[in-house]
This is a predicted complex of two RNAs, RNase P RNA and transfer RNA, with 415 nucleotides together. Its mean pLDDT, the model's own confidence on a scale to 100, is 78. It holds a member of the Rfam family "Bacterial RNase P class A". By type it is a ribozyme. Gene Ontology terms of the family: ribonuclease P activity, dimeric ribonuclease P complex and tRNA processing.

RNA sequence: UAAGUAAGACAGGCAAUCGCGGCUGUUUUUGACAGGUGAGGAAAGUCCGGGCUUCACAGGGCAGGAUGCCGGAUAACGUCCGGUGGAGGUGACUCCAAGGCUAGUGCAACAGAAAUAUACCGCCACGCAAGUGGUAAGGGUGGAAAGGUGGCUUAAGAGACCACCGUCCGUCCGGUAACGGGCGGAGCCAUGUAAACCCCAUCCGAAGCAAGACCAAAUAGAAAGCGAUAGGUUUGCCCGACCUGCUUUCAGGUGGGUCGCUUGAUGCGGCUGGUAACAGCCGUACUAGAUAGAUGAUUGCUAAACAACAUAACCCGGCUUAUCGUUUUGCUUACAUU
RNA sequence: CGGCGAUUAGCGCAGCCCGGUAGCGCAUCUGGUUUGGGACCAGAGGGUCGCAGGUUCGAACCCUGCAUCGCCGACCA
Numbered sequence: 001u002a003a004g005u006a007a008g009a010c011a012g013g014c015a016a017u018c019g020c021g022g023c024u025g026u027u028u029u030u031g032a033c034a035g036g037u038g039a040g041g042a043a044a045g046u047c048c049g050g051g052c053u054u055c056a057c058a059g060g061g062c063a064g065g066a067u068g069c070c071g072g073a074u075a076a077c078g079u080c081c082g083g084u085g086g087a088g089g090u091g092a093c094u095c096c097a098a099g100g101c102u103a104g105u106g107c108a109a110c111a112g113a114a115a116u117a118u119a120c121c122g123c124c125a126c127g128c129a130a131g132u133g134g135u136a137a138g139g140g141u142g143g144a145a146a147g148g149u150g151g152c153u154u155a156a157g158a159g160a161c162c163a164c165c166g167u168c169c170g171u172c173c174g175g176u177a178a179c180g181g182g183c184g185g186a187g188c189c190a191u192g193u194a195a196a197c198c199c200c201a202u203c204c205g206a207a208g209c210a211a212g213a214c215c216a217a218a219u220a221g222a223a224a225g226c227g228a229u230a231g232g233u234u235u236g237c238c239c240g241a242c243c244u245g246c247u248u249u250c251a252g253g254u255g256g257g258u259c260g261c262u263u264g265a266u267g268c269g270g271c272u273g274g275u276a277a278c279a280g281c282c283g284u285a286c287u288a289g290a291u292a293g294a295u296g297a298u299u300g301c302u303a304a305a306c307a308a309c310a311u312a313a314c315c316c317g318g319c320u321u322a323u324c325g326u327u328u329u330g331c332u333u334a335c336a337u338u
Numbered sequence: 339c340g341g342c343g344a345u346u347a348g349c350g351c352a353g354c355c356c357g358g359u360a361g362c363g364c365a366u367c368u369g370g371u372u373u374g375g376g377a378c379c380a381g382a383g384g385g386u387c388g389c390a391g392g393u394u395c396g397a398a399c400c401c402u403g404c405a406u407c408g409c410c411g412a413c414c415a
Stems, first nucleotide, its partner, number of pairs: 001334010012302007020038002023035005040309001044320002047318005052208004059239004064204005069083005084098001085096004099199002104197002106193003120139002122135005147165005166188001167186008212259004221250006230244004252414003266285008339411007348364004358395001366382005388404005
């Protein structure tokens, strides 16, 4: 210098004028004036987890769902960190729903002789021949055909036997563990699929701020079901517990206000512990809260910045997806120069 | 804002649970029937199964992520 790889940061700033939503203060209070404040890294998708609220403070069983190598972090997680094994890359590094088909069951179309079982061509033996028997080396079909390579044996062959590799079992050592390594044994009764049913282990009560609490206003009932062995109380079913005129449908009425609502597992900085995720302590900051829903426009300066994706609606931790452009640091490979 | 569902031929729908050549009705086209048309009879064409990735020998179907469309949800009595 070029190519790459990993982890990030910013998402314009300042000033003036006009405009909009909360808040505070003043005032002559359906209003006006002044001050101060006002979106994001994803506010998004709503895919997970938790807080919070109500129902029995959340009970038992079945069903159902989710997760799935090991250890740790956390309020919790399907997230994160570290490791193991496997795959890719020259490398930095990246990716993996990665328990169990030796628990059982199912499925494997077409092709192929045969799909969990076999003898089509071939090889060998017998036989004049037809054919019978042996074989799984070679050919052919297929994603998959009784572990692979080499040898020995043989009529031809074959784990029938031997060496190495692979698999399984036992044992010893290292490691918290996943697992790794050593030694010995078994010739290896048998493919794939569990993002097929299922088995094993762990976890999960349900609904959601239109939850829910309170105040105010208005109205007209009718039908059906059930009648405590009943009906209902938010999960599919049963049990248990609780309530006693309750449920459903149609018709009718009101669609106003207050709280929930933003100070929180919070942000930033420092120190300590830890490989890290993270935790603890100290200091400091307060940074939207609407209810038809507020952030915009014009101009000037700044080397350029009109710029992308996009607009909170109870809150938080993640994941995923979208994104103009600018930029920092570590590392790898190749080339060149000193 | 919250909770659900759907996407397969021009239109309306099956098939998906339990993976193995994608079907039905209407519509379109061709031929027959008719003097001609309709109806009827026979046949044919038409599909990136919304998009992308994964699991698998193999995906409309199983899993994940996106996109589009639709439905429901206030209180009183």